Overview: This is a predicted structure of a 350-nucleotide part of an RNA (small-subunit ribosomal RNA, central domain) from an uncultured prokaryote. The coordinates come from a structure-prediction model, not an experiment, and the mean pLDDT is 85.

Context: one part of a larger RNA
RNA sequence: UUGGGCGUAAAGCGCGUGUAGGCGGUCUUUUAAGUCAGUGGUGAAAUCCCGGGGCUCAACCGACGAACGGCUUCCGAUACUGCCGGACUUGAGGUCGGGAGAGGGAAGCGGAAUUCCUAGUGUAGCGGUGAAAUGCGUAGAUACUAGGAGGAACACCGGUGGCGAAGGCGGCUUCCUGGACCGAUACUGACGCUGAGGUGCGAAAGCGUGGGGAGCAAACAGGAUUAGAUACCCUGGUAGUCCACGCCGUAAACGAUGGGUGCUAGGUGUAGCGGGUGUCGACCCCUGCUGUGCCGAAGCUAACGCAUUAAGCACCCCGCCUGGGGAGUACGGUCGCAAGGCUGAAACUC
Repeated sequence: UUGGGCGUAAAGCGCGUGUAGGCGGUCUUUUAAGUCAGUGGUGAAAUCCCGGGGCUCAACCGACGAACGGCUUCCGAUACUGCCGGACUUGAGGUCGGGAGAGGGAAGCGGAAUUCCUAGUGUAGCGGUGAAAUGCGUAGAUACUAGGAGGAACACCGGUGGCGAAGGCGGCUUCCUGGACCGAUACUGACGCUGAGGUGCGAAAGCGUGGGGAGCAAACAGGAUUAGAUACCCUGGUAGUCCACGCCGUAAACGAUGGGUGCUAGGUGUAGCGGGUGUCGACCCCUGCUGUGCCGAAGCUAACGCAUUAAGCACCCCGCCUGGGGAGUACGGUCGCAAGGCUGAAACUC
């Protein structure tokens, strides 16, 4: 390279946005670049191949033919692709009207609970465990009451629910703001899909500077357990967890399933929006669209299973895989304050 693959065997970039590129709806004009047909030239010889010939055969040799992926000239064809121009509306977008939502950012507010402080009542225990002990308490703890301080998280509702591209998002109110969906439409007229590089976002932990610190809690200390116990259990406890700004850029970042479009049986639960019928009205019933679960036909699959939310049938674009270990290591490059990230081998070995 041909070819085969990527849910679980090796393999989908963590997720967007978008440059180049690749691919691209319906009708039509031009052109004739691709494409197709014919023609001329070229494609040296040798080699290879075919049928014959010559060395007694063969290897070998010479002649003929074919072939030489191909390139090119001229003359044509115009279905498809491309180019130029015109038109269209179904793709895409817009406009108007709606309702839903923990989507994002900022500010303010609230109650429950834990801890601490002050005061009161009150007295000998409390706490903790499998059992204990360390620990706390006569300097008055625990318990109960009142007042105060402070930080963090928002019980019930809560869902098999919703929103977001992913990470993720949950008390209430206000302000700013993104997206999706439904209905209507007399607007634009292919403006689309994907996307190497680039760029942005990106849980937790970690890092820098400055705050904050209630609870929890790596490290650490003590008590137990044990043969030991650098653990599991208990009592404490610092970073951290929280805020602002700036880094880091990873994950079982998972649906272990890239994005887009079209097509392909049904059944059922639930939520949102809209329409129809009906009713005093609600409930209810039917239909369409959108999203989200379960079960299952065909089909697919090594099986498990997937199955209109495909892992089915097809097309377009990107990423990735190629035996195990060595190794996501070394070296180099690049990014980072560091930790380290990204890129990423080989010897050797089975």